[in-house]
A computed fold for a 676-nucleotide part of an RNA from Stanieria cyanosphaera PCC 7437, annotated as large-subunit ribosomal RNA, domain II. RNAcentral holds the full RNA, with entries from Rfam. It matches the Rfam family "Bacterial large subunit ribosomal RNA". The coordinates come from a structure-prediction model, not an experiment, and the mean pLDDT is 84. The organism belongs to Stanieria cyanosphaera, within Bacteria.

Context: one part of a larger RNA
RNA sequence: GCCGGCGACUUACAGGCUGUGGCUGGUUAAGGGGGAAAACCCGAAGCCAAAGUGAAAGCGAGUCUGACAAGGGCGUUUUUAGUCACAGUUUGUAGACCCGAACCCGGGUGAUCUAACCAUGUCCAGGAUGAAGCUUGGGUAAUACCAAGUGGAGGUCCGAACCGACCGACGUUGAAAAGUCGGCGGAUGAGGUGUGGUUAGGGGUGAAAUGCCAAUCGAACUCGGAGCUAGCUGGUUCUCCCCGAAAUGCGUUGAGGCGCAGCGGUUGAAAAAUACUCCGAAGGGGUAAAGCACUGUUUCGCUGCGGGCUGCGAGAGCGGUACCAAAGUGAGGCAAACUCAGAAUACUUCGGAGUCGACAACCAGUAAGACGGUGGGGGAUAAGCUUCAUCGUCAAGAGGGAAACAGCCCAGACCACCAGCUAAGGUCCCCAAAUGGACGCUAAGUGAGAAAGGAGGUGGGAGUGCAUAGACAACCAGGAGGUUUGCCUAGAAGCAGCAAUCCUUAAAAGAGUGCGUAAUAGCUCACUGGUCAAGCGCUCCUGCGCCGAAAAUGAACGGGGCUAAGCGUUCUACCGAAGCUGUGGACUUGCAAUGCAAGUGGUAGGGGAGCGUUCUGUGUAGGGUGAAGCACUAGCGGCAAGCAGGUGUGGACGGCACAGAAGUGAGAAUGUCGGC
Repeated sequence: GCCGGCGACUUACAGGCUGUGGCUGGUUAAGGGGGAAAACCCGAAGCCAAAGUGAAAGCGAGUCUGACAAGGGCGUUUUUAGUCACAGUUUGUAGACCCGAACCCGGGUGAUCUAACCAUGUCCAGGAUGAAGCUUGGGUAAUACCAAGUGGAGGUCCGAACCGACCGACGUUGAAAAGUCGGCGGAUGAGGUGUGGUUAGGGGUGAAAUGCCAAUCGAACUCGGAGCUAGCUGGUUCUCCCCGAAAUGCGUUGAGGCGCAGCGGUUGAAAAAUACUCCGAAGGGGUAAAGCACUGUUUCGCUGCGGGCUGCGAGAGCGGUACCAAAGUGAGGCAAACUCAGAAUACUUCGGAGUCGACAACCAGUAAGACGGUGGGGGAUAAGCUUCAUCGUCAAGAGGGAAACAGCCCAGACCACCAGCUAAGGUCCCCAAAUGGACGCUAAGUGAGAAAGGAGGUGGGAGUGCAUAGACAACCAGGAGGUUUGCCUAGAAGCAGCAAUCCUUAAAAGAGUGCGUAAUAGCUCACUGGUCAAGCGCUCCUGCGCCGAAAAUGAACGGGGCUAAGCGUUCUACCGAAGCUGUGGACUUGCAAUGCAAGUGGUAGGGGAGCGUUCUGUGUAGGGUGAAGCACUAGCGGCAAGCAGGUGUGGACGGCACAGAAGUGAGAAUGUCGGC
């Protein structure tokens, strides 16, 4: 891992509600009689109901409050229902649907591992160094001191056994639940080690690491309290039918829990209008847009209080001003916390139509929501971001489209059909359906990803200028004189710079457009004539394209491929879904109804109807001429759970009907036991 067995809403007591039954007031409990056990009989003590109200004493069809004969609250009256059983469901108390802690407490067991200590034993190859002391010699007045020798100290040195464990590799379902190999540290010491003993969990021991105390240590192990508790995770077993949510508000030592409300289901009595949709009518508003009348803010102009600076004056004061600037005024803007005005929607009320809501009791689940559109806040007018409002879808929704794709587009699946029509989206091939029609655009494979910005790409529109008295482009020719204008400068001659920018000859020619020189020179332009012969410039708006355009394997039209099979406008046809229709069938609900109409997606959840398993009671069929079980079986019937029949095997029980009672249905729980 697979297969098979086992495996989870139980039981007791009490309360609420519902159903069925008895009685009409209901009913017994303990106990007694009776009996094999039951049944049955006796037994109102008690309980519920029959009256309420008050905190209560109490009073009582009333009572409480109150000074009250007031008012008000709760009752009485028309309105009359209980009670006892049984069953179902739900709540409470108990382990209370099942499995699951880490812990806490109590009683014990452990120092054969390990920590420390006690007692008694035992072990440490070999080599090196050479302390004190001593001896001899030297030396001294005597010591001191010096030398040689002797001597053999040391948590001394090197290095085996032994003890340890610094580095690396290997090992990592190991040879090993800590090792092996190669190096490494200590190795006469605070050394190693044998045996026996002592210290115990609120504790011991600890050269101290929260270390160690039997592969277990921030509190050992074992049994018990104990089925601790678990607002947490996982699991929870047959079928069909009807309805069908929520992920919100408030509160909470509350936030992944609970309580109340909201939203769902079932049942009920009462009632005929309240909900929703559509139409009509009447309302209030201060949002969007807008506006500047208020509150603020803001750009420019004009007038300019006041101030600054400044002139005159002895002062009073009188002037100037290109500075600041109140206020006013003209023009132009902005605002969630501005509004002179002001929508659409929404909301409220009324009327009409279609048609369904509200209330009560009981039973829930939900209270993690997700994305999309719209209107806002937060953020960076970021996020598959976050937080509100509102609508939709998913959640709990299958089908078609979007290549694939919960939340987008179309559309809501009772079942069957080798029938038809459509939606979104499509119609060259993959791939069902026009290589359809008309008119344009695009040349970029744009289509089939992107900005600021850039460009004689190309189509359309508008305006304006020049042009047969010859435009635009090209070519030929001219482009001069005063003059090298003046200044400045070493120089400045059209062309470093400053100032000025005239006159003449002319068809035309700047005191010069650019290149150039040290300065000249030289080339060129403006401007003019000629040749040629018909359109040529400029500005704005707009369609489709171009560049801008770099990411890690080759790869973002779904692919082939396409110049339309791309883009825009338009027309017709066709394809296309579980939509709609057709035919047949099943079920639910409503309606006096042999039928018709509406309906039948569904998680949590509520309700209804059934199937099957074991046992019991009653009844009734079966069985060695073969029960149960097991295996096989185009067989039969049923919507399903399932039920019969036949054949083989098997070898002794066992079916059906109606009731009753449950150890009553497995695929999941890192389930449990067995097999493989």